Context: one part of a larger RNA
RNA sequence: UGACGGGGGCCCGCACAAGCGGUGGAGCAUGUGGUUUAAUUCGAUGCAACGCGAAGAACCUUACCUACACUUGACAUGCUGAGAAGUUACUAGAGAUAGUUUCGUGCCUUCGGGAACUCAGACACAGGUGCUGCAUGGCUGUCGUCAGCUCGUGUCGUGAGAUGUUGGGUUAAGUCCCGCAACGAGCGCAACCCUUGUCCUUAGUUGCCAGCCUUAAGUUGGGCACUCUAAGGAGACUGCCGGUGACAAACCGGAGGAAGGUGGGGAUGACGUCAAGUCAGCAUGCCCCUUACACCCUGGGCUACACACGUGCUACAUUGGAUAAGACAAUGAGUCGCAAACUCGUGAGAGCAAGCAAAUCUAUAAACUUAUUCUAAGUUCGGAUUGUAGGCUGAAACUCGCCUACAUGAAGUUGGAAUCGCUAGUAAUCGCUGGUCAGCUACACAGCGGUGAAUCCGUUCCCGGGCCUUGUACA
Numbered sequence: 001u002g003a004c005g006g007g008g009g010c011c012c013g014c015a016c017a018a019g020c021g022g023u024g025g026a027g028c029a030u031g032u033g034g035u036u037u038a039a040u041u042c043g044a045u046g047c048a049a050c051g052c053g054a055a056g057a058a059c060c061u062u063a064c065c066u067a068c069a070c071u072u073g074a075c076a077u078g079c080u081g082a083g084a085a086g087u088u089a090c091u092a093g094a095g096a097u098a099g100u101u102u103c104g105u106g107c108c109u110u111c112g113g114g115a116a117c118u119c120a121g122a123c124a125c126a127g128g129u130g131c132u133g134c135a136u137g138g139c140u141g142u143c144g145u146c147a148g149c150u151c152g153u154g155u156c157g158u159g160a161g162a163u164g165u166u167g168g169g170u171u172a173a174g175u176c177c178c179g180c181a182a183c184g185a186g187c188g189c190a191a192c193c194c195u196u197g198u199c200c201u202u203a204g205u206u207g208c209c210a211g212c213c214u215u216a217a218g219u220u221g222g223g224c225a226c227u228c229u230a231a232g233g234a235g236a237c238u239g240c241c242g243g244u245g246a247c248a249a250a251c252c253g254g255a256g257g258a259a260g261g262u263g264g265g266g267a268u269g270a271c272g273u274c275a276a277g278u279c280a281g282c283a284u285g286c287c288c289c290u291u292a293c294a295c296c297c298u299g300g301g302c303u304a305c306a307c308a309c310g311u312g313c314u315a316c317a318u319u320g321g322a323u324a325a326g327a328c329a330a331u332g333a334g335u336c337g338c339a340a341a342c343u344c345g346u347g348a349g350a351g352c353a354a355g356c357a358a359a360u361c362u363a364u365a366a367a368c369u370u371a372u373u374c375u376a377a378g379u380u381c382g383g384a385u386u387g388u389a390g391g392c393u394g395a396a397a398c399u400c401g402c403c404u405a406c407a408u409g410a411a412g413u414u415g416g417a418a419u420c421g422c423u424a425g426u427a428a429u430c431g432c433u434g435g436u437c438a439g440c441u442a443c444a445c446a447g448c449g450g451u452g453a454a455u456c457c458g459u460u461c462c463c464g465g466g467c468c469u470u471g472u473a474c475a
Stems, first nucleotide, its partner, number of pairs: 001475002003472003007469007015459002019422005026314008034305002042053002064300002073125001077124002079121005086103001089100004107114002127289002130287001132285001136283002138278003141274001143272001148187006154163003167178003193266004198234007207224003212221001237260001240254005316415001320374007333362002337356002342351003381412001386407007428451007
């Protein structure tokens, strides 16, 4: 100087408390461990691994296993020789591949040849998701959006170092003020950026409709007021008033205002820590393989199943289930696509086919409201499991897809010890959209809107963190 203390002081955080809803019990989905297996490819392992890499494993992917092949190689550059490239059909085979066969002769040219591509040959070499993340780059997680981390000069100390950065107030903040052997500065904080909340100006189609006209319908005429869209501005700064305070910084209350003290949300992550994670995104040193640890292909596996754990979904019902009728969104997506209407089908869907490269066309929002019914029961709750019959995607749904109809109708009556999230348009609850994608095991993930609470006395305690101080046989 740090680190540590079941030392002290001050302070903060959904850290506790106050509340609301969960997990832990059930069934299923998914990931992991374990076990099994020819293989169940590999990585991630307290917080910070476990719906993680994977924004989508039937083949492919695919790295694993089995069987069959191949050796200058699936891929790159160089040399030599031959042939344009390419195309059709047949046979054998699980395919890779092997054999036979048909058509075809282009482009540039100094007529020597050349470019692109294919085949054959020899060698340099290719290739490796093989090893090491404890050799590395890059990227990322984490403490933590915590308020810290440092430097120059000066001064003090023999020196390691100290000072500044401590102290008194204050703040979300090393934020600001005052004081002070310090005076300044840098990286962080804040602001600048995006979005949302109010208004104005400009613009008015595909958007809107107040008045006029018109219709089944903003449908048409008409209008651009309003909504909305998207460009540019205005607006909030403790600016104003009162009080408290050291006359300071600031805090408390008030006015005006759409908004008030960082308005809400996002992006933004200091010096460093964990030899944290990644050699399987990529790049890369060393080592290793080179008729194989490379490469091709068939089938299988990654989907196994006495079990254990994590994360979710659906429930256990009356604030509910069922039936009928009625109402209101936003983000976003669409031509290898989204698909209206109509017809057929109980339905998944099929047929036919408008419109739309989209403010124009396409998709029923659901919870909700109204009415009827069920009446406390393992039920008209719950939907697992299983059987049969179908639909769709795709060469192909046996291993191993999703969906529909009928039948079947399991556990489950609110969950032990323990444990998690959340402070407002939040929790809870309700649906919708997208990426990946032929299809989909999505109940995931990323977004969008609808309805919309309770509680915060307080900081004694648990956890994590910041500053000062103290002790130390620790570095």

Predicted 3D model of a 475-nucleotide part of an RNA (small-subunit ribosomal RNA, 3' major domain) from Rhizochromulina marina. Model confidence (mean pLDDT): 84 of 100.